[in-house]
RNA sequence: ACGUUCCUCACUGGAGAGAGGCGCGACCCAGCAGUAUCGGGCAUCGCGUCCACCGAAGGGGCAAGCGGGGCCGUCAUCCACGGCGCUGUCAAUCUCUCAGGUAAAGCGGACAGGGGGGGCCAA
Numbered sequence: 001a002c003g004u005u006c007c008u009c010a011c012u013g014g015a016g017a018g019a020g021g022c023g024c025g026a027c028c029c030a031g032c033a034g035u036a037u038c039g040g041g042c043a044u045c046g047c048g049u050c051c052a053c054c055g056a057a058g059g060g061g062c063a064a065g066c067g068g069g070g071c072c073g074u075c076a077u078c079c080a081c082g083g084c085g086c087u088g089u090c091a092a093u094c095u096c097u098c099a100g101g102u103a104a105a106g107c108g109g110a111c112a113g114g115g116g117g118g119g120c121c122a123a
Stems, first nucleotide, its partner, number of pairs: 003120002006118004011113003018051001020050007028040002031042002052102003058098001059096003065089004070084005
């Protein structure tokens, strides 16, 4: 240098699920509607709460396998073999739904593409 199951940076792509109910506040009262200030059905923003739902930030859980003890059986014993159970390690796009999210836009987004840099290759 080529390469690389490693790290990082920016760019690009990137799904799912209620424009939910209620309350309070702001705003507005020509933004639509109404016509009264002991008012106002909606729309916009913020907060809280309730129900429903999603899985692809993050987080939790588990299989086989591998490891370590215990009990029992075959055998007189050791070794070996087999069975039952306990325990450690152990993956995900599986699962849970804590967190997060649920019109469009915006934000976020596992993962992916090509690219820059670093590590390894490596003396």